SAM riboswitch aptamer (S box leader) from a Clostridiaceae bacterium, 122 nucleotides, folded computationally. Its mean pLDDT, the model's own confidence on a scale to 100, is 80.

RNA sequence: UACCUAUAAAGAGUGCGCGAGAGACAAGCUCGUUGACCGCACAGCAACCUGCCUAUGGUAAGGUGCUCCUGCUUGACUGAUGGGUUCAUACUCGCAUGUGGUCUCAUCGGUAACGAUGGGAU
Numbered sequence: 001u002a003c004c005u006a007u008a009a010a011g012a013g014u015g016c017g018c019g020a021g022a023g024a025c026a027a028g029c030u031c032g033u034u035g036a037c038c039g040c041a042c043a044g045c046a047a048c049c050u051g052c053c054u055a056u057g058g059u060a061a062g063g064u065g066c067u068c069c070u071g072c073u074u075g076a077c078u079g080a081u082g083g084g085u086u087c088a089u090a091c092u093c094g095c096a097u098g099u100g101g102u103c104u105c106a107u108c109g110g111u112a113a114c115g116a117u118g119g120g121a122u
Stems, first nucleotide, its partner, number of pairs: 003120005013042005021031003025075004043067003047064003050060004071114001076111009086101005
């Protein structure tokens, strides 16, 4: 580390150091010299492993992990609702209206893909 699998809208920060970007990538948006990111110390949270128990759960915090914003949102497919566009059809003197289809936008869902972390394998 290819691969398999589980988790994720909840939860949890202070100090010191460094000095400019960071949030995987692209686009947006957010954080950052009032010092982010990263490193160290201590603290906390509790997804997985582990221990214990009255065992689909609870508890502990030993091993990883985590402690701005839903994995910040979107990215691929699809459903519902609403708007726009155009075509067909029913009705009409006509306008209007109803029904169905194409394309498109927005909102809210579902399932993937990608990424992260744990566990297992190799």